[in-house]
C1' cells in the first nucleotide's frame, strides 16, 4: 500500500398486515371531518425480545438464522420506525 472483518456516522434503496366495529375526549353549542385515548375481534414481522436448531468453537460449556413465537412493536395515504443491501467517511483488528 492492497484485501477482508468488527463498531460507529452520513447518504440512497427498503416490505408486510382492517380506510374494521363500539365508546370517550378535543372546538361556545350541535353535526361532520381531522387528531387522540380506551375496549373488542381480525391480521403482519424486517426495531427489540424469546425459542428450537443446521452449523461453528477454546467442545465443561458457549456462539448461533432472514426459521419459529408474537411479549413489545406495527396494519388506508403521508410521517415515524425499519432487518438487510449499496456508496462514502472515521477509528480499530487479523493475515500475507
Nucleotide at each position: 500500500a492492497u484485501c477482508u472483518c468488527c463498531c460507529g456516522c452520513g447518504c440512497g434503496g427498503g416490505a408486510g398486515a382492517g380506510a374494521g366495529c363500539g365508546g370517550g375526549g378535543u372546538u361556545c353549542g350541535u353535526u361532520u371531518u381531522g387528531c387522540u385515548c380506551c375496549g373488542c375481534c381480525g391480521c403482519c414481522g424486517a426495531a427489540g425480545g424469546c425459542g428450537c436448531a443446521a452449523c461453528c468453537g477454546c467442545c465443561c460449556c458457549g456462539g448461533a438464522a432472514a426459521c419459529g413465537c408474537u411479549c413489545a412493536g406495527g396494519c388506508a395515504c403521508c410521517a415515524c420506525g425499519g432487518a438487510c443491501c449499496g456508496c462514502g467517511c472515521g477509528a480499530g483488528a487479523a493475515a500475507a
The RNA shown here (Glycine riboswitch aptamer) has 96 nucleotides and comes from a Beijerinckiaceae bacterium. The organism belongs to Beijerinckiaceae, within Bacteria. The coordinates come from a structure-prediction model, not an experiment, and the mean pLDDT is 75. The sequence was found by an Rfam model in a public genome assembly.